[in-house]
The RNA shown here (Bacterial RNase P class A) has 383 nucleotides and comes from Candidatus Bilophila faecipullorum.
Of the family's consensus pairs, 94% are formed in the model.
Model confidence (mean pLDDT): 76 of 100.
Its Rfam family is "Bacterial RNase P class A". The family's RNA type in Rfam is ribozyme. Rfam describes the family as follows. Ribonuclease P (RNase P) is a ubiquitous endoribonuclease, found in archaea, bacteria and eukarya as well as chloroplasts and mitochondria.
RNA sequence: GGAGUCGGACGGACUGUCGCCGCGUUCUCCCCGCCCGUCGGGUGGGAACGGAGAGGAAAGUCCGGGCUUCGCAGGGCAGGACGCUGGGUAACGCCCAGGAGGGGUGAUCCUCGGAAAGCGCCACAGAAAACAGACCGCCGCCUUUGGGCGGUAAGGGUGAAACGGUGGGGUAAGAGCCCACCAGCCGGCACGGUGACGUGCCGGGCUUGGCAAGCCCCGUUCGAAGCAAGACCAAAUAGGGAAGCGGAUUGGCCCGAUCAACGCUUCCGGGUAGGUUGCUUGAGGGCGCAGGCAACUGCGCUCCUAGAGGAAUGACAGUCGCUUUUCCGUCUUCGUCAGGAGAUGGAAAGGUACAGAACCCGGCUUAUAGUCUGACUCCCGAG
Numbered sequence: 001g002g003a004g005u006c007g008g009a010c011g012g013a014c015u016g017u018c019g020c021c022g023c024g025u026u027c028u029c030c031c032c033g034c035c036c037g038u039c040g041g042g043u044g045g046g047a048a049c050g051g052a053g054a055g056g057a058a059a060g061u062c063c064g065g066g067c068u069u070c071g072c073a074g075g076g077c078a079g080g081a082c083g084c085u086g087g088g089u090a091a092c093g094c095c096c097a098g099g100a101g102g103g104g105u106g107a108u109c110c111u112c113g114g115a116a117a118g119c120g121c122c123a124c125a126g127a128a129a130a131c132a133g134a135c136c137g138c139c140g141c142c143u144u145u146g147g148g149c150g151g152u153a154a155g156g157g158u159g160a161a162a163c164g165g166u167g168g169g170g171u172a173a174g175a176g177c178c179c180a181c182c183a184g185c186c187g188g189c190a191c192g193g194u195g196a197c198g199u200g201c202c203g204g205g206c207u208u209g210g211c212a213a214g215c216c217c218c219g220u221u222c223g224a225a226g227c228a229a230g231a232c233c234a235a236a237u238a239g240g241g242a243a244g245c246g247g248a249u250u251g252g253c254c255c256g257a258u259c260a261a262c263g264c265u266u267c268c269g270g271g272u273a274g275g276u277u278g279c280u281u282g283a284g285g286g287c288g289c290a291g292g293c294a295a296c297u298g299c300g301c302u303c304c305u306a307g308a309g310g311a312a313u314g315a316c317a318g319u320c321g322c323u324u325u326u327c328c329g330u331c332u333u334c335g336u337c338a339g340g341a342g343a344u345g346g347a348a349a350g351g352u353a354c355a356g357a358a359c360c361c362g363g364c365u366u367a368u369a370g371u372c373u374g375a376c377u378c379c380c381g382a383g
Base pairs, nucleotide, nucleotide: 001379002378003377004376005375006374007373008372009371010370012320013319014318015317016316017315018314020053023050024049025048026047027046028045029044030042031041032040033039034037055354059365060364062363063362064361065360066359067226068225069224070223079222080221081220082219083218084098085097086096087095088094099112100111101110102109103108113217114216118215119214120211121210122209135156136155137152138151139150140149141148142147164182165181166180167179168178169177183207184206185204186203187202188201189200190199191198192197230277231276232275233274240268241267242266243265244264245263246262247259248258249257250256284303285302286301287300288299289298290297291296321352322351323350324349325348326347327346328345329344330343331342332341333340334339
């Protein structure tokens, strides 16, 4: 100097004009109430002033928790999720450290129970795709010389994949059929490690395809619904209950008795509209110290930042910043004298993203113009 790997931080600034808005104060109009006032209330309209106002993902709503209600307790079936080991955490499918296998020269990245319990599937090609299989070839027998029957997985061919590999023996030809070595598997022992696992030795011809994100088996785990959860206050109208009066029936009339369909008054309780609350200070952020390889934890100091249920947090202009392209100038360098490369200054035009809180928090995933920065790896050159 070039090419890369893994992280971390930020994600426009200032000014002006015009706007949005939950909230507070004041004023005003309107409505309601009464003890009628310089009164009280309003979930009505308006104005002025003050004042707060999105994110790293607020997103997807995919996991995990807090909180709330229900089942006042316990257990099971079904169903879902997860899956190497150890640790972190409120918890997790997240994070950290490690193990094994695979990719890469490397920094580093990807994957993770069981296919030797059972079922199922494995396109195309191929004779055959899973207790195998005979298309060609090879060998034996028969033959009407066209071929037929049987043996054979060593050779050819097909395929992503063809039932261990190499060599020797053996055989009609062959084959773990037998033997040696190698690879794998299973069983046992010793040592190291908390463990996954690793290393070494011994034994067994045991040679067993892939898919579990198809069913399934094993282990762990999950009660359900969600802030439209839930709690409180509570209008008009309609309806319910109780009491009183009126009423109806009985009766010539009154009392009484019966009825409760109807009217009025008073009271009660439930629900609706609406309002209040839940509501934002939290497993919170930053810094320092201590423990730990780390994730993380403890202690101390310090900071406070929307709370609106259909949703405000904006628009325009100017200046600056960042960046892309083109043009012009200067310098350096190469040059085959066409021009090329780099640095720097100026001008013009363009770009400046993804996106929008709705109970809160921890994660994951996805989107993102660009900028800054740390650690590490490989290659080339010079000293």